[in-house]
């Protein structure tokens, strides 16, 4: 790289160092010299791991957190394909919600 699982409206910085882009991509909206990306430090959660307590045949369930990882502007910031509704409009179509798919993120796992 590829494959299979599972999650995704919660939560988290007036910090240093840097110096201009950054939100995966496509149209959009947005962020950013009042300080972006990186890096360090704090933080935040509990995917995996440990511990400790219930239960125990067995699944399992609470809580803690010195370990792996993840994260810390907007719902995965929205959207891209389908489908039903429902509005507008003679029509072609546009837009509105809703649901399902695909993308893509991340854990755990296998090749």
């Nucleotide at each position: 790289c590829u494959c299979u699982u599972a999650u995704g409206u919660u939560g988290a910085g007036u910090g240093g160092u840097g110096g201009a882009g950054g939100g995966a991509c496509u149209g959009g909206c947005c962020u950013g010299a009042u300080g972006a990306a990186a890096c360090c430090c704090a933080g935040c959660a509990a995917c995996c791991g440990u511990u400790u307590u219930c239960g125990u045949u067995u699944a399992g369930a609470a809580a803690a957190u010195u370990g792996g990882u993840g994260c810390u502007a907007a719902u995965u910031c929205c959207u891209g394909c389908g489908a039903a509704u429902c509005u507008a409009g003679a029509a072609g179509u546009a837009g509105a919600u809703u649901c399902g798919a695909g993308a893509g993120a991340u854990a755990a796992g296998a090749g």